[in-house]
Order: sequence, then structure tokens, then C1' cells
RNA sequence: GUACGGCCCUGGGGGUGUGCCAGGCACUGAGAGCUUCGCUGAAAUGCGAGCGACCCCUUGCACCUGAUCCGGAUCAUACCGGCGUAGGGAAGCGGCUGCCUCAGCGC
Repeated sequence: GUACGGCCCUGGGGGUGUGCCAGGCACUGAGAGCUUCGCUGAAAUGCGAGCGACCCCUUGCACCUGAUCCGGAUCAUACCGGCGUAGGGAAGCGGCUGCCUCAGCGC
């Protein structure tokens, strides 16, 4: 010491599906949640906000686009794989520590 690793702090990004004997249960997964509010609507719904958990933050496969895609499974699914060395995508010279490097002094 503005590199690298670990822990922490603060901030930010993201997804929330499918099926059924149905308001509960089952499948995959790190995660498929909660209850509240707002807009729309006759209602269901749809969109957004809040909180919680989980994952990810440029040495970035968290996640999105392509995609009402292609192949293979399944009761079904963004289930598995391809696409994919694709195109995008959100950090800080904050703290501690390890490590590394440099300078000075002594031997």
C1' cells in the first nucleotide's frame, strides 16, 4: 500500500413457477414467502409499493433478453440440456486480518 483472499459494515441488483384429489398438498430449487397499501377493473385478475428470507454486486451464470425458441423428460412447469467464450446486468482508495510489495534504521 487504490493488488489478491477471508470476515464484517454500509449501499445496491434480482427472481418469486408448475400441477392436483384444493385453500391444502405435491415437484424442482439457494430462494416459489408474508400481510398491508395504492392504481385498474363488476369481480377474478393484472401492475406497482412495503417487509422478510435467499442469491448476487464488474476476477459479475444472481438475474434479464433471445423465448409463444430448439431437443429430451414429466401429470405439468423457465424440470434437464442447448442457445452461452452470445448481448446486457448492480460497489466502496469503509474497518479488521492474512498475504504480497516497497522505503528507512539496526545487526

Predicted 3D model of a 107-nucleotide RNA (TPP riboswitch aptamer (THI element)) from a Deltaproteobacteria bacterium. Its mean pLDDT, the model's own confidence on a scale to 100, is 75. The source organism's lineage runs through Bacteria, Pseudomonadati, Myxococcota and Myxococcia.